RNA sequence: UCAGCCGGCCUGACGGCCGCCGCCGCAUCACCCGAAAGGGCGCGGGGGAGGAAAGUCCGGGCUCCACGGAAACACGGUGCCGGAUAACAUCCGGCGGGGGCGACCCCAGGGACAGUGCCACAGAGAAGAGACCGCCGGAGCAUGCUCCGGCAAGGGUGAAACGGUGGGGUAAGAGCCCACCGCGCGACCGGCAACGGAAGCGGCACGGUAAACCCCACCGGGAGCAAAACCGAAUAGGGACAACAGGAGGGGCAACCCUUCAGGCGUGGAUCCGCGUCGUUGUCCGGGUAGGUUGCCAGAGGCGUCCAGCAAUGGGCGUCCUAGAGGAAUGGUCGUCACGCGGGAGCAAUCCCGCCCCACAAAACCCGGCUUAUAGGCCGACUGACAUG
RNA sequence: GCCGGCUUAGCUCAGUUGGUAGAGCAGUUGAUUUGUAAUCAUCAGGCCAGGGGUUCGAAUCCUCUAGCCGGCACCA
Numbered sequence: 001u002c003a004g005c006c007g008g009c010c011u012g013a014c015g016g017c018c019g020c021c022g023c024c025g026c027a028u029c030a031c032c033c034g035a036a037a038g039g040g041c042g043c044g045g046g047g048g049a050g051g052a053a054a055g056u057c058c059g060g061g062c063u064c065c066a067c068g069g070a071a072a073c074a075c076g077g078u079g080c081c082g083g084a085u086a087a088c089a090u091c092c093g094g095c096g097g098g099g100g101c102g103a104c105c106c107c108a109g110g111g112a113c114a115g116u117g118c119c120a121c122a123g124a125g126a127a128g129a130g131a132c133c134g135c136c137g138g139a140g141c142a143u144g145c146u147c148c149g150g151c152a153a154g155g156g157u158g159a160a161a162c163g164g165u166g167g168g169g170u171a172a173g174a175g176c177c178c179a180c181c182g183c184g185c186g187a188c189c190g191g192c193a194a195c196g197g198a199a200g201c202g203g204c205a206c207g208g209u210a211a212a213c214c215c216c217a218c219c220g221g222g223a224g225c226a227a228a229a230c231c232g233a234a235u236a237g238g239g240a241c242a243a244c245a246g247g248a249g250g251g252g253c254a255a256c257c258c259u260u261c262a263g264g265c266g267u268g269g270a271u272c273c274g275c276g277u278c279g280u281u282g283u284c285c286g287g288g289u290a291g292g293u294u295g296c297c298a299g300a301g302g303c304g305u306c307c308a309g310c311a312a313u314g315g316g317c318g319u320c321c322u323a324g325a326g327g328a329a330u331g332g333u334c335g336u337c338a339c340g341c342g343g344g345a346g347c348a349a350u351c352c353c354g355c356c357c358c359a360c361a362a363a364a365c366c367c368g369g370c371u372u373a374u375a376g377g378c379c380g381a382c383u384g385a386c387a388u389g
Numbered sequence: 390g391c392c393g394g395c396u397u398a399g400c401u402c403a404g405u406u407g408g409u410a411g412a413g414c415a416g417u418u419g420a421u422u423u424g425u426a427a428u429c430a431u432c433a434g435g436c437c438a439g440g441g442g443u444u445c446g447a448a449u450c451c452u453c454u455a456g457c458c459g460g461c462a463c464c465a
Stems, first nucleotide, its partner, number of pairs: 001385004006380005012337007020048002023045004031040003050360001054371002057369005062224004067274004073269001075220005080094005095109001096107004110215002115213002117209003132155002134151007163181006183202003188197003228294004238285006246261006263278004287464003301320008340355006390461007399414004408445001416432001418430003438454005
C1' cells in the first nucleotide's frame, strides 16, 4: 500500500420566528363543550419518534380467570459441557465435527444395541441381502457352448452394497491369517465437565435415516393492555337449549337460615383430592351504550468511574430524568456550520458558486433478545500478500 | 397494537402418512349438424408465493420473508 475478517459508534448540529402536543407549578368567580361523568380556556418553566420504532419469532414484568395440590397423564418446548441472566431457543467461555493459507465462520450438536417404520427407480442383492458380467475346478464336447460344484477379491447398477491399503495363503478366492489404518471395550493420567491422551484386549464387525414415529434428560396453568379497574348514561334480564332443584337432618308461626349428599359451573384437554358458587352455571339468538377517567411511564433505567471475572456480567461510588398521543402531536421557514456530490480559480494551503436528511424508515403498556430492510461516514483489534528500512 | 387462517394451470379447488402434480370450467383442433349450442375425442397450459435448510430426493418436513382474509370494548 492492497485484500480480508471481527467488534463498536454516528445516522446532522446551533440560533431566531410562526404553528402543534404533553408534563410540572400557579390561577381557576366567571366563560366554553357536555345529558352526566368529565374536559377546555389563562400565566410561567422544561420536554417531544429509531437502530431497527418493523416482523410478532422467543422470554419476562404487569393484569385477570377465587382457585390450590398431585409436574402425575396428555400436550407443548429445549437438547454437547460449564457459566451469565428476572428469564429465554438469547449471550459468554470451552469441547466435538465441518469450511478456510490464515484471522475467523458454520452446526435444530442426546439416543439407531428400547421398539416400530422408510430407503422410490435402477440393480443379482438395500440389513444379517446377494450372483447380472465374470474367476476357478470337474464332466460332456460342436473349440467356445451346456451342466454340476466353489467364490464374492475384480467389473457393473445405485445417493449408499455388509470395512480400507499392502502382503501371505488358496484350485480360484474371502479378515482365512498378518502389519498398519479404521471400529468396539478400555486400566491409568489430565480436566469441575463435555472430552482428550492412552498400556492392553477383542470379534476381525449386523448400513443410513429421529427438521420419521419414538426413547431419555430438563422445563412449562391459560389468556392477553382491544388484559383489566372505576364513573356516567341508556335499554329488553327479552327468548331458546342443556345440566338442574332435588333428598335427609336441625332452627323457625311463616318467609327463610344452617349442615350434609347428589348434580352443574369454576381460562387448553383429561383424572383424583380439596375449595368456592348454585334459581345457579354454560351456549346461542336478540337488545342498549358505543361517553369519560385510570392502566400510561422513575425503570430487571441511562451516563461516568473503580473493583472482581478470560468474558458474558455483577457489585460500589457519583450524577441525570431524556415522548405519553387517543383518528392519533413532534411541522414550516430563515441564517450559519458540518458531511457528501458537481463545477471554477490557485503551485499548494485554500477560496467561490450550485445541490443536499442522500438509504431503510415512524412510538401506542414496558423491558431483555432474535430475524428482516438499509445510503453515507468514523474508530479499534487481528490475518494474508507485496515492498522498504 | 394483539390473536388466528390461507397462497397449486387463465378461474374454482383436490393432492400435505416425502418417490418427481391432478380434476372441473374456460381455451386450440377435429368429428357430428343446413348452421349454432350441446355431446364425443384430442391437444396445450404450472418457476406448487419467494429464499435458505434436512434428505439420495420436498408442493409435502423445518425456518425466514412477501401478500391476502377474519376476529379482539362494556351493560345485560